The part of an RNA shown here (large-subunit ribosomal RNA, domain II) has 683 nucleotides and comes from Dysgonomonas sp. Its Rfam family is "Bacterial large subunit ribosomal RNA". The RNAcentral record of the full RNA draws on ENA.
Context: one part of a larger RNA
């Protein structure tokens, strides 16, 4: 891992309900005792007790009343309105280990010092190598000591290194050879606070401890082993057979309360009685309200500019009061704009309250009683607060949808768009999306636009462009525009001033005037120290039809940037992209059709997705009592086939197997397993 077997709402009692039965204003025995019998038990006795039939008050007491009071008031709590009781099952609660399995720990007795810490007695080990302290000897020394030098000694938690203890490093090993080892030219002590035999001693809140929470028999921040005890576990995991009916809840309030819990609120299930009754929908009347809007010379608050400018600040002047001026502040005042959840002179729509009328729905409302689960909720759109108008954020509200919801579509994808699966058809329509292949079904149809592969992942700005298309306004234009080509682009004059110079062109002035002219500025730019020279407005020719501006709309462009190779779900497409229309098709468990089932109804008819849960009808398995069958001419059981039944299951046949087994009507429970890291076995 897999089979197999086992594996979890029990049983006593009490207290509630619901059903069935028994007797009934009464119900009913308990212990116990006799009788019978086969021990279970049965039959009678046995009213002690218990519960109802009256209440009301602390209570003494009174009583269809009573209590409070002074009351005969008021009032409370009864009565006037009456059904219990004993069994039995069966929902549920309650005390008990209470559906099962699980702590970590508390106490209590005991058992351990053969490990390993410490200590007590008593043995025992510690090659070999070095250094060389006191001491002493003899010599020099010295008055004597002291001091020198030699030898000589052999000392010490000295050195250096096996045994022996220990364990630094690094490599193995890590399901090991090993539940802490092996290699090593790896390390530390090794005469000692040294190891080490035996023997002995100290014990669990104790003990030892050169102290690390180390060690106390692979166990230590309190062994171990059995008993309290099936501790307790608001946690986690697990809880077995079928089908039918209905179906939440994730909220409000309190909570040493926030993943528990109580009361509501939603779900079922019974029961009652009843009325023009229920809910939506729609119409009409009526009523309440301050929210979007808007508005503010209608409040309160907050505010821009501008004109005026009480007054104030500075400043000139004055002996002083006058006056006078202001890049400053600023009231009123008028002009203009403009703000607000805690502003309103105004106000909606829409909802919402009642009434009534119709249409739908009916009995669904509502009230009593048994049973509950839920009290972590979430996505989406609409109104908001919070947040960065951040977030698959939060936190309220109305909605809906997942939750509990399959089915189509969005390439995949709880909640988004279709659409609510009772059960079968190889029948037909359609939703939403779809119709070139993958892939059902238009390579439809008319009539634009797009040249970016935009389209075509989501979502892109500010801005920037002779992209292109449509549509207005408008200006010039066969009296020849527009562009390009050909000629002219003169003269007063070098206009004045300034200048070192200023000539159309450094600057600065203005009556930029004036003449020839087809037309030419006192100059558009280049260029010159200044000239000179190119050009240009502006004319004419040529040419032969449209050309410029303005703003506005639709498609496209640049702006364009992320982590592992990319791509529209691919392929691929110039339409198979896009705008607008228009006919077909396809497309789902929707709808229809046809058959069939169940639930509810007297019928017509209506329904039948479903977690948690309620309710209901069954299947099967062992055992018991009664009836009735079966079986060595083959019973349970086994293995394969067929067959019935919505389904748990059942039937029959073969064959195998060898002695017991079944139906029916009731009891009775050790009654159904895929899951608990489930217990044991087996492979």
């Nucleotide at each position: 891992a897999c089979c197999u077997a086992c594996g979890a709402g029990u049983u006593a009692c009490c207290c509630u309900c619901u059903u069935u039965g028994g007797c009934a204003a009464g119900g009913u025995u308990a212990a116990u005792u006799a009788c019978a019998a086969g021990u279970a038990u049965g039959u009678a006795a046995g009213g002690a007790g218990c519960c109802g039939a009256a209440g009301c008050g602390a209570a003494a007491g009174c009583g269809a009343g009573u209590c409070c009071u002074a009351a005969c008031a008021a009032g409370g709590c009864g009565c006037c309105a009456u059904a219990g009781u004993c069994a039995a099952a069966g929902g549920g609660g309650g005390u008990a280990g209470a559906c099962g399995c699980g702590a970590a720990a508390c106490c209590a007795a005991g058992u351990g010092a053969u490990c390993u810490a410490c200590c007590c007695u008593u043995g025992a080990g510690c090659a070999g190598g070095u250094u060389g302290a006191a001491g002493g000897u003899u010599g020099g020394g010295u008055a004597a000591c002291a001091c020198c030098a030699a030898c000589u000694g052999g000392a010490g938690g000295a050195c250096c290194g096996a045994a022996c203890c220990g364990g630094u490093a690094a490599g193995c090993g890590u399901u090991g050879a090993a539940a802490a080892g092996c290699u090593u030219u790896c390390c530390g002590g090794a005469u000692g606070a040294c190891u080490u035999g035996a023997g002995g001693g100290u014990a669990g809140g104790g003990g030892u401890g050169a102290a690390a929470g180390g060690c106390u028999a692979a166990u230590c921040a309190a062994a171990c082993u059995u008993g309290g005890a099936g501790a307790u576990a608001g946690c986690u995991c697990g809880u077995a057979c079928u089908c039918c009916c209905c179906g939440a809840a994730a909220u409000g309030c309190a909570u040493u309360u926030a993943g528990g819990u109580g009361c509501a609120g939603c779900c079922u299930c019974g029961g009652u009685g009843a009325a023009u009754u229920u809910a939506c929908u729609u119409g009409u009347g009526u009523c309440a309200g301050g929210u979007a809007g808007a508005g503010c010379g209608a409040c309160u608050g907050a505010u821009u500019g501008g004109a005026u400018g009480c007054g104030a600040g500075g400043g000139c002047u004055u002996c002083g009061c006058c006056g006078c001026c202001u890049a400053u502040c600023a009231a009123g005042u008028c002009c203009a704009g403009a703000u607000a959840a805690a502003c309103u002179c105004c106000g909606a729509a829409u909802g919402g309250g009642c009434a009534c009328a119709a249409g739908u729905u009916c009995g669904a409302u509502a009230c009593c009683g048994g049973g509950a689960g839920u009290g972590a909720g979430g996505g989406c759109g609409c109104g908001g607060g919070u947040g960065c108008u951040a977030a698959g954020g939060u936190c309220c509200g109305c909605g809906u949808c997942c939750g509990a919801g399959a089915g189509g579509g969005c390439a995949a994808c709880a909640a988004c768009c279709c659409a609510g699966a009772c059960c079968a058809u190889c029948a037909g329509c359609u939703a939403a999306g779809g119709u070139c292949c993958c892939c059902a079904a238009a390579u439809a149809c008319a009539a634009g636009u797009u040249a970016a592969g935009u389209u075509g992942c989501a979502u892109u700005a500010a801005c920037g462009a002779a992209g292109u298309u449509c549509a207005g306004c408008u200006a010039c234009a066969c009296a020849g525009a527009c562009a390009g080509c050909u000629a002219g682009g003169a003269u007063g004059u070098u206009g004045g001033c300034u200048u070192g110079g200023a000539a159309g062109c450094a600057g600065c002035c203005a009556u930029u005037c004036a003449u020839u002219u087809a037309a030419a500025g006192a100059g558009u730019g280049c260029g010159u120290a200044a000239c000179a020279g190119c050009u240009c407005a502006c004319u004419a020719g040529u040419c032969g039809a449209g050309u410029g501006g303005c703003c506005g709309g639709g498609c496209a462009u640049g702006g364009a940037u992320a982590a592992u190779a990319a791509u529209c779900g691919g392929g691929c497409a110039u339409a198979a992209a896009u705008u607008u229309g228009u006919u077909a098709c396809c497309g789902a468990a929707g709808c229809u059709a046809u058959g069939g089932g169940a639930u509810u109804g007297a019928a017509a008819g209506a329904u039948c997705g479903g977690u948690a849960g309620g309710g209901g009808a069954g299947c099967a398995u062992u055992c018991c009592a009664g009836c009735g069958g079966c079986g060595c001419a083959g019973a349970a059981g086994g293995u394969g086939a067929g067959g019935a039944u919505c389904g748990a299951u059942c039937c029959c046949c073969a064959c195998u197997g060898g002695a017991g087994c079944c139906u029916c009507u009731g009891g009775a429970a050790a009654a159904g397993c895929a899951a608990a890291u489930g217990u044991a076995g087996g492979u």